This is a predicted structure of a 74-nucleotide RNA (transfer RNA) from a Patescibacteria group bacterium.
It was read from a public genome assembly.
Rfam family: tRNA. Rfam describes the family as follows. Transfer RNA (tRNA) molecules are approximately 80 nucleotides in length.

[in-house]
RNA sequence: GGGUCGUUAGCUCAGUUGGUUAGAGCGUUACAUUGACAUUGUAAAGGUCGGUGGUUCGAGUCCACCACGACCCA
Numbered sequence: 001g002g003g004u005c006g007u008u009a010g011c012u013c014a015g016u017u018g019g020u021u022a023g024a025g026c027g028u029u030a031c032a033u034u035g036a037c038a039u040u041g042u043a044a045a046g047g048u049c050g051g052u053g054g055u056u057c058g059a060g061u062c063c064a065c066c067a068c069g070a071c072c073c074a
Base pairs, nucleotide, nucleotide: 001073002072003071004070005069006068007067010026011025012024013023019057028044029043030042031041032040050066051065052064053063054062
C1' cells in the first nucleotide's frame, strides 16, 4: 500500500426485510430479607448506537469518507 471483518450501557454482547417505546447478562445504587455478611427478590440509574456527510416520510440497520482495532495479502 491492497483486501475482509468489527465499533451499540462501566464490561461482554444481541438487535430479524429500514418502521412505532433501543434491549439482555454481569456490574453499580436503593429497598426487602439477616444480629451482621453472603445469597435471593423487587426497583432504579446508566446510551449523542465511533465521527462527519448523504439517501429516505422514517437510519443502530443502506451508501461515501474519516478514526480506531483484529486478521489476511504484498